Context: one part of a larger RNA
RNA sequence: GACGAACGCUGGCGGCGUGCCUAACACAUGCAAGUCGAACGAAGCGGAUUACAGAACCCAGGUUUCAGGUAGGUGGAAGAUCCAUCUGAGAUUUGAGUUCUGUGAUCUGACUUAGUGGCGGACGGGUGAGUAACGUGUGAGUAACCUACCUUUUUGUGGGGGAUAACACAGGGAAACUUGUGCUAAUACCGCAUAAGCUGCAAGAGCCGCAUGGUUUUUGCAAGAAAGAUUUAUCGCGAAGAGAUGGACUCGCAUCUGAUUAGCUAGUUGGUGAGGUAACGGCCCACCAAGGCGACGAUCAGUAGCCGAACUGAGAGGUUGAUCGGCCACAUUGGGACUGAGACACGGCCCAGACUCCUACGGGAGGCAGCAGUGGGGGAUAUUGCGCAAUGGGGGAAACCCUGACGCAGCAACGCCGCGUGAAGGACGAAGGUCUUCGGAUUGUAAACUUUUGUCGUAUGUGAAGAAACAAGACGGUAGCAUAUGAGAAAGCCACGGCUAACUACGUGCCAGCAGCCGCGGUAAUACGUAGGUGGCGAGCGUUGUCC
Numbered sequence: 001g002a003c004g005a006a007c008g009c010u011g012g013c014g015g016c017g018u019g020c021c022u023a024a025c026a027c028a029u030g031c032a033a034g035u036c037g038a039a040c041g042a043a044g045c046g047g048a049u050u051a052c053a054g055a056a057c058c059c060a061g062g063u064u065u066c067a068g069g070u071a072g073g074u075g076g077a078a079g080a081u082c083c084a085u086c087u088g089a090g091a092u093u094u095g096a097g098u099u100c101u102g103u104g105a106u107c108u109g110a111c112u113u114a115g116u117g118g119c120g121g122a123c124g125g126g127u128g129a130g131u132a133a134c135g136u137g138u139g140a141g142u143a144a145c146c147u148a149c150c151u152u153u154u155u156g157u158g159g160g161g162g163a164u165a166a167c168a169c170a171g172g173g174a175a176a177c178u179u180g181u182g183c184u185a186a187u188a189c190c191g192c193a194u195a196a197g198c199u200g201c202a203a204g205a206g207c208c209g210c211a212u213g214g215u216u217u218u219u220g221c222a223a224g225a226a227a228g229a230u231u232u233a234u235c236g237c238g239a240a241g242a243g244a245u246g247g248a249c250u251c252g253c254a255u256c257u258g259a260u261u262a263g264c265u266a267g268u269u270g271g272u273g274a275g276g277u278a279a280c281g282g283c284c285c286a287c288c289a290a291g292g293c294g295a296c297g298a299u300c301a302g303u304a305g306c307c308g309a310a311c312u313g314a315g316a317g318g319u320u321g322a323u324c325g326g327c328c329a330c331a332u333u334g335g336g337a338c339u340g341a342g343a344c345a346c347g348g349c350c351c352a353g354a355c356u357c358c359u360a361c362g363g364g365a366g367g368c369a370g371c372a373g374u375g376g377g378g379g380a381u382a383u384u385g386c387g388c389a390a391u392g393g394g395g396g397a398a399a400c401c402c403u404g405a406c407g408c409a410g411c412a413a414c415g416c417c418g419c420g421u422g423a424a425g426g427a428c429g430a431a432g433g434u435c436u437u438c439g440g441a442u443u444g445u446a447a448a449c450u451u452u453u454g455u456c457g458u459a460u461g462u463g464a465a466g467a468a469a470c471a472a473g474a475c476g477g478u479a480g481c482a483u484a485u486g487a488g489a490a491a492g493c494c495a496c497g498g499c500u501a502a503c504u505a506c507g508u509g510c511c512a513g514c515a516g517c518c519g520c521g522g523u524a525a526u527a528c529g530u531a532g533g534u535g536g537c538g539a540g541c542g543u544u545g546u547c548c
Base pairs, nucleotide, nucleotide: 001547002546003545005544006543007542008541009540012419013418014417015416016415017414018412019411020377025375026374027373029372030371031370034119035118036117039116040115042113043112044111045109046108047107048106049105050104051103052102053101054100055099056098057097059095060094061093062092063091064090065089066088067087068086069085070084072083073082126330127329128328135255136254137253138252139251140250141249142248145247146246150243151242152241153240154239155238156237157236158192160190161189167182168181169180170179171178172177199222200221201220202219203218204217205216206215207214208213228235229234256302257301258300263293264292265291268290269289270288271287272286273285275283305327306326307325308324309320310319311318312317332353333352334351335350336349355366356365357364358363383409385408386407387406391405392403393402394401395400422452423451424450425449432443433442434441435440456486457485458484459483460482461481462480466475492537493536494535495534496533497518498517499516503532504531505530506529507528513520514519
């Protein structure tokens, strides 16, 4: 000087960073990878049209009952009676219309979704256990290789088939889940046709190189593709070539300690053949040979992720590998493959082990070294927060959905930086404290007091940028700005013998104690303890640990 620090005392504010270094110990709970209905059938919901049934209301007609009227008819002495007609009320029935309810059919929707299907879950995020290695760094090589999505070029997209989830029915099981029968769709699956500049075989020609060889080209034979959706403008699908991106493999050099580790090695080293791989290769296998490595340190043991960088130093060098970026390895321990362009796959599968949980004892479920959080360990390390507004990622034609990546907020003086705790004036100098030779000295312009300012605090008002392009701001009523008010809320820590800036008094008396080294303390201690004073740094100061 530095720190991912811790501890003691103290502690006002802001900005930007940083925050389990120990048990790769065990984990309750929530979230962290979904999305597409413009691939598909189905189910549900809503809307429209239509058919049928029922109910209510209303209109018209028929039948009929009652009441009243008539200057009508009948009847008769008159009345009653009967018929006709008008008005009003009621019952029943037929038809039309409106509304509501239910059922069925058709059409429809930026509608919802369990399932089939597609793409993505191999990225992003975490950790450093293992690894002394082509793991990493750097420089080359592949005439020995792969690459979904993306860009670009050429060309094609014809015609068929059989199933199976969902669903229904019937079972089994405590559950997890699962069995049988039947039905159905597709951009799911499988044949057929066609097919070149692709692949294989055979025959030939030209050019080139870095050994095996590479490249261009001609002919013949053989095998081998596809999928549709829809808003009709697009998005897709198949084959082949090129690019981009990402990866794979090989090699030179570099990469900690120990010789109190000197010999190590049988698929070991090489060859032939076959297999396997995207590809070379003992990568694997059969046979053959007996090689290969090592004092220029093999083998063994210990330690360790590597680097850009960081700290320090005049440099050379030494130390470290937190945060950020690149690579690698791992995902409870060990092993294995499946799918896929890509994994031998953190939040996929199978097996075995340990552990935890559920159980009806037959059997099942789980994996925070994702973000928070809990227990434990430890000297020690934070919120079970807000938001997808921005940046980026996945899906989708899009709207949009998802995103503990990320953006923010919270906690912590953990670090760096900035600001403040007032400023000016103010006595031959208050009081108090301390010392004193008792005269005084010092604290000390320090205070009081006067004037003043407003970083900051408080209150009120206003109020962003971050959003390019319709909309959309978590942060946030935050930052900032304006006004009012208040010196009001804001200083400690360590040291004072020498190194080393800073001295006196009292107490103690080799005691109590101090101490980085020298050393101090046994009755006048500038070294212990306290007080006054002084010095240093300052929202910090000191101690401890580690590195230079």
Notes:
A computed fold for a 548-nucleotide part of an RNA from an uncultured Clostridiaceae bacterium, annotated as small-subunit ribosomal RNA, 5' domain. Its Rfam family is "Bacterial small subunit ribosomal RNA". Clan: SSU clan.